Source information:
The prediction has a mean pLDDT of 80. Predicted 3D model of a 73-nucleotide RNA (transfer RNA) from Drosophila erecta. The gene name in the source record is tRNA-Arg-TCT-1-1. Rfam family: tRNA. It is annotated as a transfer RNA. The same sequence occurs in records of 3 taxa.

RNA sequence: GGCUGUGUAGCCUAAUGGAUAAGGCGUCGGAUUUCUGAUCCGAAGAUUGCGGGUUCGAGUCCCGUCAUGGUCG
Numbered sequence: 001g002g003c004u005g006u007g008u009a010g011c012c013u014a015a016u017g018g019a020u021a022a023g024g025c026g027u028c029g030g031a032u033u034u035c036u037g038a039u040c041c042g043a044a045g046a047u048u049g050c051g052g053g054u055u056c057g058a059g060u061c062c063c064g065u066c067a068u069g070g071u072c073g
C1' cells in the first nucleotide's frame, strides 16, 4: 500500500430502515442488616468514533475519514 472485520453509557452485549436506543456489571441514593456482604426498590449515565449523503424516517444503507484487529504483498 490492497482487501476485509470491528467501533453503541465507566466495562460487556442487544436493537428488521419506523415506539422514549434495551439489558447485565459497575456507580449513586434508599430499604433490610449490629457493621460489611448478599437481597430488594429507585436514580443518574449514550446526541451510536468523526464528517457528509440517500430516505417521510438512519445505530442500521452509501461515500469520505480516524482508531483498532485480521489477511495479502
Base pairs, nucleotide, nucleotide: 001072002071003070004069005068006067007066010025011024012023013022018056027043028042029041030040031039049065050064051063052062053061